[in-house]
RNA sequence: CGGCGGGUAGCUCAAUCGGCAGAGCGUCCCCCUGAUAAGGGGAAGGUUCCCGGUUCGAGUCCGGGCCCGCCGA
Numbered sequence: 001c002g003g004c005g006g007g008u009a010g011c012u013c014a015a016u017c018g019g020c021a022g023a024g025c026g027u028c029c030c031c032c033u034g035a036u037a038a039g040g041g042g043a044a045g046g047u048u049c050c051c052g053g054u055u056c057g058a059g060u061c062c063g064g065g066c067c068c069g070c071c072g073a
Base pairs, nucleotide, nucleotide: 001072002071003070004069005068006067007066010025011024012023013022019056027043028042029041030040031039049065050064051063052062053061
């Protein structure tokens, strides 16, 4: 320098052909227990990396950047 993949909740990751942003773990509250663990129920938690564009509508499509990984030179 070129190519490919990735960036979404505190962490690990989903999200079909563009149509209400979700799960598990963690955190908090409640139930259960003599108490704890396990188990059950509930809640909080998001500028979907950044800036533009397309669209009635973008996590998703297009352009340009930043960061991480792999490959090539």
Annotation: Predicted 3D model of a 73-nucleotide RNA (transfer RNA) from an Armatimonadota bacterium. Rfam family: tRNA. From the family's description: Transfer RNA (tRNA) molecules are approximately 80 nucleotides in length. Its mean pLDDT, the model's own confidence on a scale to 100, is 82.